[in-house]
RNA sequence: GAAAUCCUUCGGGAUGGACAUGAGUAUACCUAGUGGCGGACGGGUGAGUAACGCGUGGAUAACCUGCCCAAAAGACUGGGAUAACACCGGGAAACCGGUGCUAAUACCGGAUAAGCUCUUUAAUACACAUGUAUAGAAGAGAAAAGGUGCUUGCGCCGCUUUUGGAUGGAUCCGCGUCCCAUUAGCUAGUUGGUGUGGUAACGGCACACCAAGGCCACGAUGGGUAGCCGGCCUGAGAGGGUGAGCGGCCACACUGGGACUGAGACACGGCCCAGACUCCUACGGGAGGCAGCAGUGGGGAAUCUUCCGCAAUGGGCGAAAGCCUGACGGAGCAAUGCCGCGUGAGCGAAGAAGGCCUUCGGGUCGUAAAGCUAUGUCCAGGGGGAAGAACAAAUGACGGUACCCCUGUACGAGCCCCGGCUAACUACGUGCCAGCAGCCGCGGUAACACGUAGGGGGCAAGCGUUGUCCGGAAUUACUGGGCGUAAAGCGCGCGUAGGCGGCCUUAUAAGUCAGUGGUGAAAACCGGCGGCUCAACCGCAGGCUUGCCUCUGAAACUGUAAGGCUUGAGGACAGGAGAGGAGAGUGGAAUUCCCAGUGUAGCGGUGAAAUGCGUAGAUAUUGGGAGGAACACCAGUGGCGAAGGCGACUCUCUGGCCUGCACCUGACGCUGAGGCGCGAAAGCGUGGGGAUCAAACAGGAUUAGAUACCCUGGUAGUCCACGCCGUAAACGAUGGGUGCUAGGUGUUGGGGGUGUAGAAUCCUCCAGUGCCGUAGUUAACGCGAUAAGCACCCCGCCUGGGGAGUACGGUCGCAAGACUGAAACUCAAAGGAAUUGACGGGGGCCCGCACAAGCGGUGGAGCAUGUGGUUUAAUUCGACGCAACCCGUAGAACCUUACCAGGGCUUGACAUCCCGUGACAGCCGUAGAGAUAUGGUCUUCUACUUUUCGUAGACACGGAGACAGGUGGUGCAUGGUUGUCGUCAGCUCGUGUCGUGAGAUGUUGGGUUAAGUCCCGCAACGAGCGCAACCCCUAUCUCUAGUUGCCAGCACGUAAAGGUGGGAACUCUAGAGAGACUGCCGUUGACAAAACGGAGGAAGGUGGGGAUGACGUCAAAUCAUCAUGCCCCUUAUGUCCUGGGCUACACACGUGCUACAAUGGCCGGUACAGAGGGCAGCGAAGCCGCGAGGCGAAGCAAAUCCCUUAAAAAGCCGGUCCUAGUUCGGAUUGCAGGCUGCAACUCGCCUGCAUGAAGGCGGAAUCGCUAGUAAUCGCAGGUCAGCAAACUGCGGUGAAUACGUUCCCGGGCCUUGUACACACCGCCCGUCACACCACGAAAGCUGACAACACCCGAAGCCGAUGGGCAAACCGCAAUAGCGGAUGUAGUCGUCGAAGGUGGGGUUGGUAAUUGGGGUGAAGUCGUAACAAGGUAGCCGUAUCGGAAGGUGCGGCUGGAUCACCUCCUUU
Repeated sequence: GAAAUCCUUCGGGAUGGACAUGAGUAUACCUAGUGGCGGACGGGUGAGUAACGCGUGGAUAACCUGCCCAAAAGACUGGGAUAACACCGGGAAACCGGUGCUAAUACCGGAUAAGCUCUUUAAUACACAUGUAUAGAAGAGAAAAGGUGCUUGCGCCGCUUUUGGAUGGAUCCGCGUCCCAUUAGCUAGUUGGUGUGGUAACGGCACACCAAGGCCACGAUGGGUAGCCGGCCUGAGAGGGUGAGCGGCCACACUGGGACUGAGACACGGCCCAGACUCCUACGGGAGGCAGCAGUGGGGAAUCUUCCGCAAUGGGCGAAAGCCUGACGGAGCAAUGCCGCGUGAGCGAAGAAGGCCUUCGGGUCGUAAAGCUAUGUCCAGGGGGAAGAACAAAUGACGGUACCCCUGUACGAGCCCCGGCUAACUACGUGCCAGCAGCCGCGGUAACACGUAGGGGGCAAGCGUUGUCCGGAAUUACUGGGCGUAAAGCGCGCGUAGGCGGCCUUAUAAGUCAGUGGUGAAAACCGGCGGCUCAACCGCAGGCUUGCCUCUGAAACUGUAAGGCUUGAGGACAGGAGAGGAGAGUGGAAUUCCCAGUGUAGCGGUGAAAUGCGUAGAUAUUGGGAGGAACACCAGUGGCGAAGGCGACUCUCUGGCCUGCACCUGACGCUGAGGCGCGAAAGCGUGGGGAUCAAACAGGAUUAGAUACCCUGGUAGUCCACGCCGUAAACGAUGGGUGCUAGGUGUUGGGGGUGUAGAAUCCUCCAGUGCCGUAGUUAACGCGAUAAGCACCCCGCCUGGGGAGUACGGUCGCAAGACUGAAACUCAAAGGAAUUGACGGGGGCCCGCACAAGCGGUGGAGCAUGUGGUUUAAUUCGACGCAACCCGUAGAACCUUACCAGGGCUUGACAUCCCGUGACAGCCGUAGAGAUAUGGUCUUCUACUUUUCGUAGACACGGAGACAGGUGGUGCAUGGUUGUCGUCAGCUCGUGUCGUGAGAUGUUGGGUUAAGUCCCGCAACGAGCGCAACCCCUAUCUCUAGUUGCCAGCACGUAAAGGUGGGAACUCUAGAGAGACUGCCGUUGACAAAACGGAGGAAGGUGGGGAUGACGUCAAAUCAUCAUGCCCCUUAUGUCCUGGGCUACACACGUGCUACAAUGGCCGGUACAGAGGGCAGCGAAGCCGCGAGGCGAAGCAAAUCCCUUAAAAAGCCGGUCCUAGUUCGGAUUGCAGGCUGCAACUCGCCUGCAUGAAGGCGGAAUCGCUAGUAAUCGCAGGUCAGCAAACUGCGGUGAAUACGUUCCCGGGCCUUGUACACACCGCCCGUCACACCACGAAAGCUGACAACACCCGAAGCCGAUGGGCAAACCGCAAUAGCGGAUGUAGUCGUCGAAGGUGGGGUUGGUAAUUGGGGUGAAGUCGUAACAAGGUAGCCGUAUCGGAAGGUGCGGCUGGAUCACCUCCUUU
C1' cells in the first nucleotide's frame, strides 16, 4: 500500500551455492638463475702496413683442428660444494657484502686400461740433416653410472679414450712486389754455438754462458707514399695507369696496453687498465663506443629510405615444433651508368601565312605546317592474372607486380657547335669596349671568331663543361731515339768490380730448345649455344690464364771443366826518327840600369796633342860593367807526347813510338761505375828573384760624360823552389777498341825492288800527318779508310726555353771557389742549317752637276708671295724631309666662299612621282641692309579632238609624302688621277735541269755599252714587260704648191715703202721625200761585240730637244675636281641674304723681285727678233692730256686688220755723272689724278709731283748649271670686269770649266757577315725607380714525427713468498680440532702502456729584416752585343767600375778585310 509487489529489520536452515585466502600435485605459458652450444661465422672499413703483408710455386720427417664421417674400446665406484631462494646490511645509482638452504649433463677422489702420451732400449726398412715408419720389450693418466620416448627391452640424443678421414687454420722457404743516394754505411739479442725455459709447433721466441759475427752499391739503413691480388681502363702490341662494385687474402674496431675464456680470439655490438671525449650523479661514484642496417649533425663540389619480409638462399641453437638473423630476398630515392622504347606513320604545292636573306628578280625555313586517312608503342581507365613452393599438406615480402584482353586521346625534345684543326654561314648590334679562347688567335666602324636572329652541322633523354688516366708521343725509344754545328763525349790517362771476348777437341747440362704431368680458385675476357618479346643481364660447355713447379730428352750456340793451337796480345833480337820528360852546366843577340868618354837642345809620344824625360847635359853615339827573362834565322797544315803541352847548345838519368826478322809465351785481350794520378792561364801559402811587360792605381788626352779604347808612368803578377787549386771555346765543339768498304795527290819516318860509279827518279809495303773526291751518310752544312759510311763490344751523357749551373744539403779547398745539383714560378717558344731580301762606320766593279774644276746665286737689306706660330667671332679646308711651303689657287673688293656674326625658309636653291589651281614671269610702287613681304598693271603656250567641252604635256603656284641636299667624317673601306725612287736598267715567265724544301739556274762569268746594248762562254733553251727604234719639233737638201707671205730679173711708181703690173728664181709657208747605217778606211781587240783615229758629209757614233715612266715601293697625296661603300645631319652639318673674314702681326722659315752701282745710272741718237692673242674681243688714223688715259671710230673671225706707237730690250754711237749712301737704290709717306667695276674703307692696278728708308756684295750653311747650256736682255700668252715680282712659252747676246773618281750624296751589278724581316729610323744589354708574384736566408715564435737516456709505473702474465685464508685428497684424532699435500688473498720482484724530465735529430708553419729571380704598351741612365756593331767576339781566372762593362794573363774561331806563304782543283 486496495492488492500484486517493493523497502527494511529480526530469527532459523543445508553434505548447497558464491566469494576470499592458503598449502600440495600436475600441466601450459612467462621469467630469473645454474648448465650446454653459439657470440672467433656472417656484416663494416682501409687507419696502419714496403712486410713472407700480398701473388705464385714449394715444404712441415717441426704442427693444431669444436661441430661432421668411419673404425676400435668403454661408460665402474664414491664425495664435497654453490647460484637461484630466504633473512640482514651498505649505496643516489650502478651494484655489492654477510648469514642460512639446495640440484645437476656444474665440480672432485678412487678403480679399470691400450694399439694413446712420456722415459730407457734392440732390430729392419726408408729418407732430405736433425730423423720417420714397422701393434718389439719394461714404469705413470679418463668416462655425464646423463637425458628422453614408448610397444619394457629396445630406440633416439648425448659422454670418454684411441686411430684415420674431411674441413679449417698455423709456421717456414724460392721468386716477384713504388719513389728518393741531396738517405752510404747499418746492427748488441745483434750473428752463431751450448744448455734451459716456452709454444700446437721450428726458431734468440726468451734466458744463462761462450765465440765475434751478420747485412750492404745486385742498394743495407733511413725518409716519403701505399692495404695486396683476380681484375678494371687504355694501347696494334710491348707497355702505362688503377685496385670503385663482385671474389680471394691481410689489417683494424674511440686511442694505447693487456691478458682471461675457449677447439679457435689476445675477441666490432666480451673483460681489465691508462688516455681523450660524451652523458648521469645525492659529488662519494658510475655509464658509453654505428669503420653493422636505416637515420642525425658537421665537413664538403658531392653520395639515398629512421621502408617490407624471413616467402626464397644461407647461418646459429634445438631431438623437434620452433626461435634468432638490417646476412639475405625485395621495394623506395638519384638520367649515376649500361640497354631497349616513345614523342608518331602515309598522302599533302596555292610551294599558304610568318620569319630571315636579297643583286628586289627572287631564295630559304619547306612536305615542313594546315588539311585528309589509318593506327595505338607509350599513357589513362576497366577486366583477367602468373612462374618464383623445395617437401604429402600448409606456406609469397615482392604484388594485384610481370604478362594478356577491352575502351579512349596524336599528345611530351633538348643540349652543344658552325675562323683553321673540325662536319656546319649569313644579317644585325658592338667598336681593343663588352666579350670569346683547347692551340693558333679574334674584337681599334663593313667581325663567317663577341652578343642576338635566321639558317645549318652533330649527338639525342640526354647534351656540353670540368677533373683524372691511357692514347696519339718513336716526346724515356725492350719492341723503338739520340750526342760535329739543334740538348747531349767526362780535360786526359792508369786501373778495381762489372760487361764483352780468337781457333780446335772432349765432357757436362746451368742458360737454351722439345715433349709429359701438376697448378694457374670462382667471377671476368674471347668465340659458340641457350633463357628473359630484343638488348643490357643471366645460364651452359669450351678457349684463354703468356706464369711457376715436376719428370724425360737434345747438345748446335752461351756458360762451366779439361786438353791443345797461334793469327789477338806480349816478349827477345837488329836497326831508326823526334821542341817527349827530369836535373846540371854553358852561350850569343836584344831590352833596362850603372860608370866613363864624345856631343848639344831637344827627346819621347800621337789622328793631333799633352802628361813624362832633358842645360844638375837627356835623346844620339863609343867603351866598360850589372842583372833578369826569353831563345831570331833554321821553322814547314814539319816532329814528339794520353791530354795539358814541348823550340839556343852540351852532358847525365828516363818514358813511349816506328821498321825488319818470325826466336819465345800461349788469349795473357777490350772497355771500365767507383778509385787513383796528370792537368794551360789566372789565383793562394812560405821563401827567393825582379830585366821586360803589366791587372789595380796615378797623370795626360778624347768625349755630352769616358770609372774605356790612345799616351806617359806603375804595383801585385810574370821567373825559381816547395805545397795548394783542378778549372778553360781543356775544341776535331767528334769517348775508347776491333774488323770491313773506289780512288787521286802532297808531306814525315822506316823497309823492299828498279836504277846509278854514287845519287836523283820510278814501283811497292808499313806507321803517321794534310787536301780533293766515289759509294754511302746527313735536316742541311758537310763527313767521306784519320768517317759523321757498314757492323760488334764497353763506358759517359741528353730529354723545350728561362729560373740556373742558382738555392738548400753534402764532399773537397787556407781562401777564391770546385764537384754533386733541384723546385716554386714563368713563356710558347728557345734553337740548328740553309734560302730570299734588306742593311754594314765589309770588299770589288760601274754610273749620275754626286764630288772635284768653274760660272752665277740663296743665306745679310727692302719689298712681293707661301707656310708655321700667334691673334681672332672667323682668320674655311687640304699639302709637311728629298717628293709641303708664288703648292690645290689659270689670278679672295661683292661673287668666288667652303669660314664668322646677324636676318630668313623648311618637300626645300636643284631631280622624279601624285593631287589641286591656272598662270608665272615682266613692269611700276611701298617697307626693309637685303633675302623677302605686299599692292597695282599686264597676262598664258603646245599637241590631240569637231572650234567649244575635254584629255595629255610644258611652265608656274599651293598641298601631302616618298625623297632632295650636305665643300659633314673616314684617302687606314675604295675607283680614278698624281707624286717619288727614276728614263734608274732593271722586273719576270714557260719548258728543262739541280735541290727533301724555301729556292737556284736562265739573269752568274770574260769583254762591251747610255742601256739585261751587243758578242763570246755556260744546263740551259726560248719568251714577255722595260732599253733602243717607230711619233713630234729642230739642223741640210730635193720635189710639189704660190696667198694674205716673197721680190732676182723686166716695167710702173713713191718723200719713203713689193705700193702696182708681173714673176715662181730666193726667203718663207706646209705637204711629200732624201739623208746617218760604225755604211767606208786604218789601228786595237779574241778572227767577236766593240773602242779609237780618219775620209766624205749640213749633221758622226742614241746629232740636239720633247712625248713616252717596266715589276713594284712609300697604308705617299687627293672623299674639297669627279665618282663611290659605310657612318652622321634632316625647321639643319641643308638653303637664301647682308656685312665681315680668308688681306690680322711680336716673330720664324721657304720661294722670288729690286738693289747695293762706273762691265754702271741718266739724256739724246740709232739697229736687229721670235712666238702668240683677238668679236660681251683686238681696236688703227686723227684730236685732247706732262702722263695714266679720254674722245673717236676705220679695219679685222685675221700669213691680209689690230695688240705691236717704223717700240723689242740688252746692243751700238755721242754726252753727262766721278766713287759719294751718290744723278746708286728705290722702300715708305703726302698731295693731285686715271681705269675697271652696283661698289676700290677694310682690300685693286696705274699716272704725275713731292718724299728718298734699309742696303757699300752678305756668318755657319746651302742651291742651279757641262753649250746655244749658265748668265744676261726684253717680248707674248693663259687666268681675267680690273689686278702678275708668280706660271707657261718665245727669241736676242752669249761664256768658263771637267785633272780625275780618294772623299760627300743617290743609284746599279757581284760577293761577304748578320742575333735585322715593321727589314739599321732594325735589333738589343744591364743598373736604377714603381707594381705584383713565387722562392732562398734570418734573431726568434710555434707544431708534428721517430729514436735515445733517466724517472714514475696502471692493468696483467710470469716468478718468489706462504705467517693470512681455504669444502673435496691423505694422516692423527674422532662430530669441535691439528698436521700434510694443494690452491690462493696479500706482499715482493722482472717486464710493462700512458705520463714526466732532458739533450739532440728529422720535417712543417710563421717572422721584423734581407737577397737575388720572374712578370708588367709607351719611366730614368747609358750603348755592352748582332755588320770589322764602330776597341772583333767569346771561354776560364784575377781585379776595378753607377750600369751594361773595362783591363791583365792564357786559350778558341763559333772573326770581317787586305797582303804574304803553303797546299789543292780547273783551264
Model confidence (mean pLDDT): 83 of 100. Small-subunit ribosomal RNA from a Bacillota bacterium, 1467 nucleotides, folded computationally. Rfam family: Bacterial small subunit ribosomal RNA. Gene Ontology terms of the family: ribosome and structural constituent of ribosome.